[in-house]
Molecule: transfer RNA
Organism: Candidatus Paceibacter sp.
RNA sequence: CGCGGGGUGGAGAAGUUGGUAUCUCGUCAGGCCCAUAACCUGAAGAUCACGGGUUCGAAUCCCGUCCCCGCAA
Numbered sequence: 001c002g003c004g005g006g007g008u009g010g011a012g013a014a015g016u017u018g019g020u021a022u023c024u025c026g027u028c029a030g031g032c033c034c035a036u037a038a039c040c041u042g043a044a045g046a047u048c049a050c051g052g053g054u055u056c057g058a059a060u061c062c063c064g065u066c067c068c069c070g071c072a073a
Base pairs, nucleotide, nucleotide: 002071003070004069005068006067007066010025011024012023013022019056027043028042029041030040031039049065050064051063052062053061
């Protein structure tokens, strides 16, 4: 230098016929309990790696850049 995959709340993932971003764990609050764990309820938390473009509308499509993993050399 070439090819492929990936970057989404604190962690791990889902979401590609473009249309209110979802789940599990964790965190916080409440309930339950003598108490803790477990269990139940609720809440906060991601403007989707970054910058542009297309569109009424972009995590999703297009272009460029950065980072990670793998293959080949």